Transfer RNA from a Candidatus Colwellbacteria bacterium, 71 nucleotides, folded computationally. Model confidence (mean pLDDT): 84 of 100. Taxonomically the source falls in Candidatus Colwelliibacteriota (Bacteria, Bacteria candidate phyla). Rfam family: tRNA. The family's RNA type in Rfam is transfer RNA.
RNA sequence: GCGGGAUUAGUAUAGUGGCAGUACGCCACCUUGCCAAGGUGAUGGCGCCGGUUCGAUUCCGGUAUCCCGCU
Numbered sequence: 001g002c003g004g005g006a007u008u009a010g011u012a013u014a015g016u017g018g019c020a021g022u023a024c025g026c027c028a029c030c031u032u033g034c035c036a037a038g039g040u041g042a043u044g045g046c047g048c049c050g051g052u053u054c055g056a057u058u059c060c061g062g063u064a065u066c067c068c069g070c071u
Stems, first nucleotide, its partner, number of pairs: 001070007010024004018054001027041004047063005
């Protein structure tokens, strides 16, 4: 230098154009004489900039970081 892949909540991950989910964690409450465990609820997220579209996490272009391969 070229090609490919990944980027979604604090962490790990689903999600092929129409309200963004799950688990763990954090917080509140319940349960217990206390802790742990358990139950209920809440908080919080689509790397960035553009384009297409009535509508983009999703499709397209660029860019950033990481990983793999080629040279």